[in-house]
Molecule: transfer RNA
Organism: Thermoguttaceae bacterium
RNA sequence: GCCCGGUUAGCUCAGUUGGUAGAGCAGCUGACUCUUAAUCAGCGGGUCAUUGGUUCGAGUCCUAUACCGGGUA
Numbered sequence: 001g002c003c004c005g006g007u008u009a010g011c012u013c014a015g016u017u018g019g020u021a022g023a024g025c026a027g028c029u030g031a032c033u034c035u036u037a038a039u040c041a042g043c044g045g046g047u048c049a050u051u052g053g054u055u056c057g058a059g060u061c062c063u064a065u066a067c068c069g070g071g072u073a
Stems, first nucleotide, its partner, number of pairs: 001072007010025004019056001027043005049065002052062002
């Protein structure tokens, strides 16, 4: 240089054929407990890397850029 994959909650990751994004862990509140832990119930948390485009509608399709990983000479 070229090719392939990845970037979604604090962390690890889902997300189907394009139809307004979820789980686990973590956090907070409550119950239980002499207290802590554990357990149970509930709550909050997202510019879906950035950018432009296609579309009635984009996490999803297309362009460019950035970063991470792998392959190739």